[in-house]
RNA sequence: UCCGACAAUGGCAAACCCGGAGCAAUCCGGCGACGCAAAGCCACGGGUCCACUUUACGAAAAGGGGACAGCUGGGCUACCGAAG
Numbered sequence: 001u002c003c004g005a006c007a008a009u010g011g012c013a014a015a016c017c018c019g020g021a022g023c024a025a026u027c028c029g030g031c032g033a034c035g036c037a038a039a040g041c042c043a044c045g046g047g048u049c050c051a052c053u054u055u056a057c058g059a060a061a062a063g064g065g066g067a068c069a070g071c072u073g074g075g076c077u078a079c080c081g082a083a084g
Stems, first nucleotide, its partner, number of pairs: 002084001003081002011036002017030005034070001040076003044073003047068004052063004
């Protein structure tokens, strides 16, 4: 360094419910733990979702914008140390 143990110390917190923000996707706080070895950070590639505009007016397409890092690839950073 890779790697990741029924190890240790700690950490994060899905769904539901409550309050709030937003047109929406979704986000924030509380509660709560399904899970997570990067479930820490970055929308860079792909993907999904949202509203808007235009073209259609059937499905949909295009454009710029927004959301998701707990969809995936990639980048940056980091605690611990059994075996290999």
This is a predicted structure of an 84-nucleotide RNA (c-di-GMP-I-GGC riboswitch aptamer) from Geomonas diazotrophica. Lineage of the source: Bacteria > Thermodesulfobacteriota > Desulfuromonadia > Geobacteraceae > Geomonas. It was read from a public genome assembly, where an Rfam model found it. The coordinates come from a structure-prediction model, not an experiment, and the mean pLDDT is 87. Rfam family: c-di-GMP-I-GGC riboswitch aptamer. Rfam links the family to the GO term cyclic-di-GMP binding.